[in-house]
Context: one part of a larger RNA
Molecule: large-subunit ribosomal RNA, domain II
Organism: metagenome
């Protein structure tokens, strides 16, 4: 890891609830005794308990009591039948569906590991450095100093055996539950090592690291207490039918767990109370809007006070202000805690109508689960009008919902699967090829935009639409002119249209020509432009809106942001008429369940997605009784095969095989059904 066995709602006593039986104002009996059998059954035993009466703390009274002064009110009775077993349900005590703790608590066992000590033994190649002290020699007044010498110290030195373990490789289902292999430190010492002892869990022992105390150490090992306890994990075995939740709400030493309500089932009552729509009546202050109020805010008048300047000799007066400003008026506004209004939905009440097999409502009573929710529209809060973010509120789907779309894709779109069927008709979605199905008409796009975002840019094309100017010649281009008073004044070195600066920026010739639009130059000159005129011919600027395109536009394994091919439609836009597509509706056959008629076995109508979960009916296994059944060596139980019957769990029947048991019915009673538990035991 397969595959085969074994694996989890049980027993007991008590409640209480349905069923079912007895007997009923009563019901039953317990120890126990009679009995008498493989056991029983059968009889007696009335003590007890439940029901027939309640009310009060109670005395006590009683269909009434109890509160009270009360004949008052008010509380709780007073009208409905119960008991006994029995079987399911649930509860409670009990291990109480199985399987799991780490711990506590007691009593032993352990220092043959190992820590640290006593005892008593034994062990450490070789080489090196040259301590104190001695000795000669030098020196000293004599020490003291010095040389060489001799010595032979040291938790000195190099380095084996030994003893430890810094690296680093190997090795990690190793050879080895800590090792090999290269290197490494210590090696006369606080060394190392052997044999015997001491010290024991709340404990020892520690050059101290929570180490170490038999591969076990924040408290060792074994037994028991003990099936500890687990508001936690995991697992909990055979079918089909019919209903079908919840992830809220107070509350909790409560948050991943409980009680009560909500929500589901199930019997019973009750029988339209519900739902929905229409009408009729209400109560409201949200959207919106508005400034009348509350509190912000724009501008402006008109200004109360006050600043500030000025006059006066000073109180105080006056004047004067492009300073601040109360109030007021007008003006524009803003608001979840603003409101002079003020919707739409939603909310209550009535009244009608439809459905009445709506598994509506409401009430009793039994048995539940569920209280971790997601996403997704909307309206609002936190946050950054961030989040697959978080909290409310109303809806939807997922949860528990298959089927069709969206490539793929619990929460979006369509659309709710009882089975069958090589039949049909559609929904979202689609219709060149993958891939079933398409063709037509008008535009549009060019950007492969379709097939990723924004501010902002841009003679990108298409449509409206204002408006100037135009055959008395427009717009473009090409000839020409483009001047004079004048180098206006000022200012400056110069300022001559063109470096500042001042000026209503003139005036005169003209077809026209600025005291100058740009370029130039020191400053002049020099190009140029407005403005005119000629050539030419007919449309030419400007602004607006509005479709569809451009740019903006960079990400990490590979094009990879149409699902591939591809597409200029097979893109977008409008419009027409077809197709096509689902488990949905149709057809045809069938099954339930559920209610209704009656013709009593049919019909007709609805209904049959489904977790937790309620509730129904059933299959099968082992054993009892019937059963010393029936059948069985002319072959039983078990096993193999097989085209075979049922809806389903299963249920025959044949043939082989086996060699001796053993059914069905109909009842009882369970060690009663395995794929899962890091299950368990055994094979491979």
């Nucleotide at each position: 890891g397969c595959c085969g066995g074994c694996g989890a709602g049980u027993u007991a006593u008590c409640u209480u609830a349905u069923u079912u039986a007895g007997c009923g104002a009563g019901g039953u009996u317990a120890a126990g005794g009679g009995g008498u059998u493989u056991a029983u059954a059968c009889c007696c035993g009335g003590a007890g308990c439940c029901a027939u009466a309640g009310c009060g703390a109670a005395a006590g009274c009683g269909a009434g009591u109890c509160u009270g002064a009360a004949u008052a009110g008010g509380g709780c009775g007073u009208u409905a039948a119960g008991u006994u077993a029995a079987a399911u349900g649930a509860g409670a005590u009990a291990g109480a569906c199985c399987c799991g703790a780490a711990c506590c608590u007691u009593g032993g066992u352990g220092a043959u590991c190992u820590a640290a000590c006593c005892a008593u033994g034994a062990c450490c190649a070789g080489a090196a450095u040259g301590a104190a002290g001695c000795g000669u020699g030098g020196g000293u007044a004599a020490c003291a100093c010095u040389a060489c010498g001799u010595g032979g110290a040291g938790g000195u030195u190099c380095g084996a055996a030994c003893c430890g373990a810094c690296u680093g490789a190997u090795g990690u289902u190793g050879a080895a539950a800590a090792a090999u292999c290269a290197g490494c430190g210590g090696a006369u010492g606080a060394g190392u090592u052997g044999u015997g002892g001491u010290u024991a869990g709340g404990g020892g022992u520690g050059a101290a690291a929570u180490g170490c105390c038999a591969a076990u150490c924040g408290a060792a090992c074994c037994a028991a207490g003990a099936g500890c306890u687990a508001g936690c994990u995991g697992g909990u075995u055979c079918u089909c039918c019919c209903c079908g939740a919840a992830a809220u709400g107070c509350g909790u030493u409560u948050a991943g767990g409980c009680a009560c309500a909500g929500c589901g089932u199930c019997a019973g009552a009750u029988u339209u109370a519900u739902c929905u729509u229409g009408c009729a009546g209400g109560a409201g202050g949200u959207a919106g809007a508005g400034c009348a109020c509350u509190a912000g805010u724009u501008u402006g008048g008109u200004g109360c006070g006050g600043g500030c300047c000025g006059a006066g000799g000073a109180a105080c007066u006056c004047g004067g202000u492009a300073c601040c400003a109360a109030a007021u008026c007008a003006u524009g506004u803003u608001a979840a805690a603003c409101u002079c209004c003020g919707a739409a939905u939603g909310c209550c009440u009535g009244c009608a109508a439809u459905g009445u097999u709506a598994c509506u409502g409401u009430c009793u009573g039994g048995c539940a689960g569920u209280g971790a929710g997601g996403c997704u529209a909307u309206g609002a809060g936190u946050g950054a009008u961030a989040a697959g973010a978080u909290c409310c509120a109303u809806g939807g789907c997922c949860a528990a919902g298959a089927g069709g779309g969206a490539a793929a894709c619990a929460g979006c779109c369509c659309a709710g699967a009882a089975c069958g069927c090589c039949a049909g008709u559609u929904a979202a979605g689609g219709u060149c090829c993958c891939u079933a199905a398409u063709a037509u008409a008008u535009g549009c796009u060019a950007a492969g935009u379709g097939a990723u975002u924004a501010a902002g840019g841009a003679g990108g094309u298409a449509g409206a639409a204002u408006u100037a100017c135009u055959c008395u010649g427009a717009c473009a281009a090409c000839c020409a002119g483009g001047a004079g008073g004048u180098u206006g004044g000022c200012u400056u070195a110069g300022a001559a249209g063109c470096a500042g600066c001042c000026a209503u920026u003139c005036c005169u010739u003209g077809a026209a020509a600025g005291a100058g639009u740009g370029c130039g130059u020191a400053a002049u000159a020099g190009c140029u432009c407005a403005c005119u005129g000629g050539u030419c011919a007919a449309g030419u600027g400007a602004u607006u809106c509005c479709g569809c395109g451009c740019c903006g536009a960079a990400a990490a394994u590979a094009u990879a942001g149409c699902g591939g091919g591809g597409c200029u439609a097979a893109g977008c836009a409008u419009a027409u008429a077809a197709c096509c597509g689902a488990a949905a509706c149709u057809g045809c056959g069938u099954c339930a369940u559920a209610u209704a008629a009656c013709u009593u076995g049919u019909u007709a109508u609805a209904u049959g997605g489904g977790u937790a979960g309620g509730g129904g009916a059933g299959c099968g296994u082992u054993c009892u009784g019937u059963u010393g059944u029936a059948g069985g060596u002319u072959g039983a139980a078990g096993c193999u095969a097989g085209a075979u019957c049922g809806a389903a769990a299963g249920g025959a029947c044949u043939a082989g095989u086996g060699g001796a048991c053993g059914a069905a019915g109909c009842a009882g009673a369970a060690g009663u059904g395995a794929g899962a538990a890091u299950g368990u035991c055994g094979g491979c």